Molecule: small-subunit ribosomal RNA
Organism: Phycisphaeraceae bacterium
RNA sequence: CAAUUGAAGAGUUUGAUUCUGGCUCAGAUUGAACGCUGGCGGUAUGGCUAAAACAUGCAAGUCGAACGCGAAAGGGCUUCGGCCUAAGUAGAGUGGCGUAAGGGCGAGUAAUGCGUUUCUAACGUGCCCCAAGGUCGAGGAUAGCUCGGGGAAACCCGUGGUAAUACUCGAUAAUCCCAUUGCUUCGCAUGAAGCGUUGGGCAAAGGCUUGCUGCCUUGGGAGCGGGGAACGUGCUAUCAGGUAGUUGGUGAGGUAAUGGCUCACCAAGCCUUAGACGGCUAGCGGGUGUGAGAGCACGACCCGCCGCAUCGGGACUGAGACACUGCCCGGACUCCUACGGGAGGCUGCAGUAACGAAUAUUCCGCAAUGCGCGAAAGCGUGACGGAGCAAUACCGCGUGGUGGAUGAAGCCCCUCGGGGUGUAAACACCUGUCAGGAUUCAGAAACACAAUGAUCGGAUCCAAAGGAAGGACCGGCUAACUUCGUGCCAGCAGCCGCGGUAAUACGAAGGGUCCAAGCGUUAAUCGGAAUCACUGGGCUUAAAGGGUGCGUAGGCGGAUCGGCAAGUGCUUUGUUAAAUCCCACGGCUCAACCGUGGAACCGCUUGGCAUACUGCCGGUCUUGAGGCCAGUAGGGGCGGUCGGAACUCUAGGUGGAGCGGUGAAAUGCACAGAUAUCUAGAGGAACGCCAAAGGUGAAGACAGACCGCUGGGCUGGUACUGACGCUGAGGCACGAAAGCGUGGGGAGCAAACAGGAUUAGAUACCCUGGUAGUCCACGCCGUAAACGAUGUGCACUGGAUCCCGGAGACUCUGACGUCAUCGGGGUCGUAGAUAAAUUGUUAAGUGCACCGCCUGGGGAGUACGGUCGCAAGGCUAAAACUCAAAGAAAUUGACGGGGGCUCACACAAGCGGUGGAGCAUGUGGCUUAAUUCGAAGCAACGCGAAGAACCUUAUCCAGGGUUUGACAUGUACGGAUUAACUCCGUGAAAGCGGAGCCACGCCCUUUGGGUGGAACGUACACAGGUGCUGCAUGGCUGUCGUCAGCUCGUGCCGUGAGGUGUCAGGUUAAGUCCUUCAACGAGCGAAACCCUUGCCACUAGUUGCCAGCGAGUCAUGUCGGGGACUCUAGUGGGACUGCCGGUGUCAAACCGGAGGAAGGUGGGGAUGACGUCAAGUCCUCAUGGCCUUUAUGCCCUGGGCUGCACACGUGCUACAAUGGCGUAUACAGAGCGAAGCGAUGCCGCGAGGUGGAGCAAAUCGCAAAAAAUACGCCCCAGUUCAGAUUGGAGUCUGCAACUCGACUCCAUGAAGUUGGAAUCGCUAGUAAUCGCGUAUCAGCUACGACGCGGUGAAUAAGUUCCUGAGCCUUGUACACACCGCCCGUCAAGUCAUGGAAGCUGGUAGUACCCGAAGCCGCCAUAUCUCAAUGGUGUCGACGGUAAGAUCGGUGACUGGGACUAAGUCGUAACAAGGUAGCCGUAGGGGAACCUGCGGCUGGAUCACCUCCUU
Repeated sequence: CAAUUGAAGAGUUUGAUUCUGGCUCAGAUUGAACGCUGGCGGUAUGGCUAAAACAUGCAAGUCGAACGCGAAAGGGCUUCGGCCUAAGUAGAGUGGCGUAAGGGCGAGUAAUGCGUUUCUAACGUGCCCCAAGGUCGAGGAUAGCUCGGGGAAACCCGUGGUAAUACUCGAUAAUCCCAUUGCUUCGCAUGAAGCGUUGGGCAAAGGCUUGCUGCCUUGGGAGCGGGGAACGUGCUAUCAGGUAGUUGGUGAGGUAAUGGCUCACCAAGCCUUAGACGGCUAGCGGGUGUGAGAGCACGACCCGCCGCAUCGGGACUGAGACACUGCCCGGACUCCUACGGGAGGCUGCAGUAACGAAUAUUCCGCAAUGCGCGAAAGCGUGACGGAGCAAUACCGCGUGGUGGAUGAAGCCCCUCGGGGUGUAAACACCUGUCAGGAUUCAGAAACACAAUGAUCGGAUCCAAAGGAAGGACCGGCUAACUUCGUGCCAGCAGCCGCGGUAAUACGAAGGGUCCAAGCGUUAAUCGGAAUCACUGGGCUUAAAGGGUGCGUAGGCGGAUCGGCAAGUGCUUUGUUAAAUCCCACGGCUCAACCGUGGAACCGCUUGGCAUACUGCCGGUCUUGAGGCCAGUAGGGGCGGUCGGAACUCUAGGUGGAGCGGUGAAAUGCACAGAUAUCUAGAGGAACGCCAAAGGUGAAGACAGACCGCUGGGCUGGUACUGACGCUGAGGCACGAAAGCGUGGGGAGCAAACAGGAUUAGAUACCCUGGUAGUCCACGCCGUAAACGAUGUGCACUGGAUCCCGGAGACUCUGACGUCAUCGGGGUCGUAGAUAAAUUGUUAAGUGCACCGCCUGGGGAGUACGGUCGCAAGGCUAAAACUCAAAGAAAUUGACGGGGGCUCACACAAGCGGUGGAGCAUGUGGCUUAAUUCGAAGCAACGCGAAGAACCUUAUCCAGGGUUUGACAUGUACGGAUUAACUCCGUGAAAGCGGAGCCACGCCCUUUGGGUGGAACGUACACAGGUGCUGCAUGGCUGUCGUCAGCUCGUGCCGUGAGGUGUCAGGUUAAGUCCUUCAACGAGCGAAACCCUUGCCACUAGUUGCCAGCGAGUCAUGUCGGGGACUCUAGUGGGACUGCCGGUGUCAAACCGGAGGAAGGUGGGGAUGACGUCAAGUCCUCAUGGCCUUUAUGCCCUGGGCUGCACACGUGCUACAAUGGCGUAUACAGAGCGAAGCGAUGCCGCGAGGUGGAGCAAAUCGCAAAAAAUACGCCCCAGUUCAGAUUGGAGUCUGCAACUCGACUCCAUGAAGUUGGAAUCGCUAGUAAUCGCGUAUCAGCUACGACGCGGUGAAUAAGUUCCUGAGCCUUGUACACACCGCCCGUCAAGUCAUGGAAGCUGGUAGUACCCGAAGCCGCCAUAUCUCAAUGGUGUCGACGGUAAGAUCGGUGACUGGGACUAAGUCGUAACAAGGUAGCCGUAGGGGAACCUGCGGCUGGAUCACCUCCUU
């Protein structure tokens, strides 16, 4: 110098957000344990469980300087008897001191304990220190020992004799003790101290080395103890009353000492909500862990205190004990026994077994420190000092250092290029810590000298990189990533969660990260957790305000003055043991560890000072509170009287068939006269309008009128009292509805119940009835969404406006009005608050006072217990177990059997169909050897397939064949033929076998040789797969939907998700446009641009056209020619709400009109936003992964895809007269054509055949358009309708028409006479109807698909409804988004728990019985006493009996609860959840639930009223 530097968050509820709230993690720590691993040393620590049981050894002895006895072995001598020595030794005994310390453990103990402070004038004290004095005389025993006896033993008995610092008696003695009495001083007090008077009483021990040490008395000291007081020191009220020695007194006893400590008597007290008594748990403190702190948790090791010593009781001895290794008794247990009796106590150190997840050596030494004894030497000491074992903890060290590659090998990954492990290794050089070996040393050591180390340490030298690295983790939190295997399996997991074929989450490997002789896991504590909130939280809706008031205790309390000084502040005294923590310095090489000094110990305590505030005492005051006077409003309460309307009933009249009821009905009532209507009467309940957002009350609640009694409020005035106040645990009172008891009453309504409906069912909703009840009186009950989900009181903090009650001012007065004011009731709203919604002087703002309540969800407001109640039930109120959420507000969507606006052939208005028939076609189903596969509501089903006889065609089926393959690329080898062509055998074919024939490029070139590519053969890589996965994918497509939407930038609003823009008012086909607006702009969509069609112009005329001119023909643009027209096909124009009128916001736009070929997008097409459906497609194609590879590949023959009790979709043809048939006759467009279209002609009834002109086509052909039109027949029939089916005969294509083609002709002539429920299309050149063409294709199942033109309507101008869609809004418990969510019974399994006849164990008491040891008392014996012996009394442990209490265990059966991928029944709740829901209560029901009564909004929707804002 310093000692007060200290505070972090994250994951998880949701589609997303904010909040509330729990769960979980990261940190530190441990007497730990477990898993894997393990080199050395230092320092600590080590039975937490069975205070269960213990074998064996040791743990308390010592003193000969208190005392009497007293060996032996061995040695020596010997006369052999013995003697000497060992030796007065060992040893036992008497006696003294010690054994009450040290050591162990924490069972008990919630106060007889502990901690802090304090008192003892109410006390003790061996050993030690100081001081004073003394230590004289006498006596009798006894152990040991001897002898004898008993006993298995333990041990005991008797006889004889003996010593003392053992014991006894006497003397002396005080300032000691007792009694007595006087004075002084002191104390809060009982009293104490000192100095005196008188009387009585009490002591001793010697020893030895002769100067030491003992002994006795007294006083003092130190240290150590006993006792008291205050305060503090767990949980539980589901323990609320406890207590008879209990509380006090008097007296006595007892003790060192106070005291009911004990006893006798007297009194009736004492403790307790500030928690007595009881239950459960627990040794307490210094301290330890954690924490920023406050706290919280703990009490191993070390220190202090207490308690205990096998369990229970008891005393003895002693200075000290009711005594761990003493005694007695009882119990349990163990051991010995000769059965008669005995012995024992490790919660000392080791150790054993047991228990357990778990905790060490039957070690060495008294060398050190200490203790006991001793004068001392010394002896003893499992205290202690050490060592051993254990990574149990903390600390330190090492396992080598330097160099060393564009980087070995191995392993891993790979885009195959490379990358990683990695300077890592190898290799080279160097060093020597630790372990090992050797030598040595003033170290721990100091005790007069001397001697003395169990164990540890220091120094020097030697050798050699040699002997020394693992564990966990790598999805997020949380540092660290790839591959393979596996396939909701195996497994992981602290929380969230991973795994169902591409797993950074499982297992392995490579790599990486973090620690390191350790690393992880488990358990536990604190922290994070402000998640019990003192520091430092909340309660409208998240958990949480008591249903309301009155009021006790308690808490808090107005103004002012004085006093006191308890709280408070400053200062001070003592204490707060040491150790620990902290600081500084120092010692071990450092550190851990240790030493010295300091700081601190936040507390209690002593004295002093201060007096602002609180408190206490006293005085004064009026503003809080109350009072008095005068008014005033009111459904405030209680009792009584009266009233009218309605209803039902009764009686009578009229009347005559229905009434009633519903979505529709029925039950019900009614000709025995209902309903309806009139008259009269009876009865009970409730009080229309006024009436309201209004009034009153503490709340519940309160309403016809009048009367009586009565509570409270408000306003104005005031000369009274003088803080009398606020709140309020317990307590008391009131307290809707339902319900209960007794007695009345009973009109209507109406749980239960009955019937009728509805329904799958309907224990409901609806209907007809109907009993308790609803009403009254009295008595209970005591709960509600008893709500403003907001406790009461006081004060303060901008306003606006309306209403109720009062009393003022202004205008001369009144009315009205205006202004200010007090009390009450509403709405809007500033600041502020809030998670937000919201709240906002009626606070949820800012403060104060007091009370109540909350602490995740479920279990559960339940069980048990208590208490109240007649009962129903109320109040109070858990746990086991289980989940990771439950929840609040708001946001975006989606949805609603919510609302508003709008649109669409959505409906309506129309036209024509489908559904009925036959056939075609597709699908399902069935069948089959196979009937290949896919598509599945709309958005599968004339779909993939724009064409299945073979082929197509497929893991379709049966059979045959083949294996580098039908197809591609590469490598190696081979040899000279393959391939093609011709032919033969076999075969169903594919194929297989055989024969013949013939080649190619280049080089050397003579035959020939060499070589090469294609090809062939063999072998290997590989090919192949219409095999699987469309839920691994790309691409493409469908659908919502040509619907008008979907977004972004910047800004602004909101804590945020998000909103705004995009809403609103208009308008549009449209988020189209306009206006307004915290928005301003922009993008993808819409529109436009594109194609086609409708009008015109220009240009150009062949193959098209032909007006005019010419030629020709029976006739025809046939020819010359022409460009006028049509047309063709290119370029332009035209239409823009441009113009007019009206409406409209001066707008956008709409309506009407003009002109125009066309008018408001002119018609049609192409064009399809962000996205949705894990929509469709792996069988178009592409593609990951998997599977297959003499087969799931490839080739071939035949069959199947066409199969037929049936069902559905889409079509065709019809059912006829707007028709059919016959004859005649007219008018298109768009296409197609060379392996093609194919004319004229001829043949055939016809399909077609023959033939082949023309045409790669504005030229030729297909090609006839049909309906229509004209005329004729048919005459309403199963027909001159319809054409299926069948028979026969043919044609065509094709290798081939059997399965299985199309067409033709003749014959046949089915169903069908307009189609049930239901359902489809269409708004104009549309529907309807008529034909024509094309693709595919040898042919065709085409009646399909895609196009083309001809003829050519009706109806609507609307939006109530159905369907779908868009926007806005609303509710939501949905977000996989209503095909959502979700409730209860029943059934199954598992788990914990309540009740229960009982059975069983423990605990604490009560009553009675028994009564050991022992203290105390009494009696007797005895020798005077003491001692002793015997007997006896009180108390008394254990034990027994009895009735209960209480806490557990178990229990047939039983109750509910929790949990569990796919059980049953329903559908209760969330939307108006389809009967709004919920609360209380009562009844009912398989179940959710239903119904009655009262209440709430935490109900949607519509209308009205009122109010507010602007």